[in-house]
């Protein structure tokens, strides 16, 4: 220099055909314990890597652009 994959809550990942983000663990509050853990409930916390376009409507389609991971050279 070219190709191709990946980028979503702290963390590992869903998200079909474009139609109001979703789970598990992990945190916080309670509860229940003599008391920690463990169990049950509830809460909070991501405008979906940036920046444009297309559309009544974008995590999804396009475009450039940044990271990372793999091959070619």
């Nucleotide at each position: 220099g070219c190709u191709g994959a990946u980028g979503u809550g702290g963390c590992u990942c869903a998200g079909u055909u474009g139609g109001u983000a979703g789970a598990g663990c992990a945190a916080u509050u309670g509860a229940u314990u003599c008391g920690u853990a463990a169990u049950c409930a509830a809460u909070a916390g991501g405008u979906c890597g940036c920046c444009g376009g297309u559309u009544c409507a974008a995590g999804u389609c396009c475009g450039g652009c940044c990271a990372u991971c793999a091959g070619c050279u």
Description
Transfer RNA from a Clostridia bacterium, 73 nucleotides, folded computationally. The source organism's lineage runs through Bacteria, Bacillati, Bacillota and Clostridia. Its mean pLDDT, the model's own confidence on a scale to 100, is 81. Its Rfam family is "tRNA". The family's RNA type in Rfam is transfer RNA.